[in-house]
Molecule: transfer RNA
Organism: Candidatus Woesearchaeota archaeon
RNA sequence: GGCCCAGUAGCUUAGUGGUUAGAGCGUCUGACUGUUAAUCAGAAGGUCGCCAGUCCAACUCUGGCCUGGGCCG
Numbered sequence: 001g002g003c004c005c006a007g008u009a010g011c012u013u014a015g016u017g018g019u020u021a022g023a024g025c026g027u028c029u030g031a032c033u034g035u036u037a038a039u040c041a042g043a044a045g046g047u048c049g050c051c052a053g054u055c056c057a058a059c060u061c062u063g064g065c066c067u068g069g070g071c072c073g
């Protein structure tokens, strides 16, 4: 340098064009308990990597860029 894959909450991730972007773990609060842990209930936390384009409508499709991984030279 060329090609391919990935980027969504602190971490791991679901979501293949349309109703409010969900889950597990973690964090916080409360209940329970002599205390902790476990368990149960609840809450906070996302400008969906960035910029454009297509569309009535984009996390989703297209292009460029950035970051990470892989293959080739």
Base pairs, nucleotide, nucleotide: 001072002071003070004069005068006067007066010025011024012023013022018056027043028042029041030040031039049065050064051063052062053061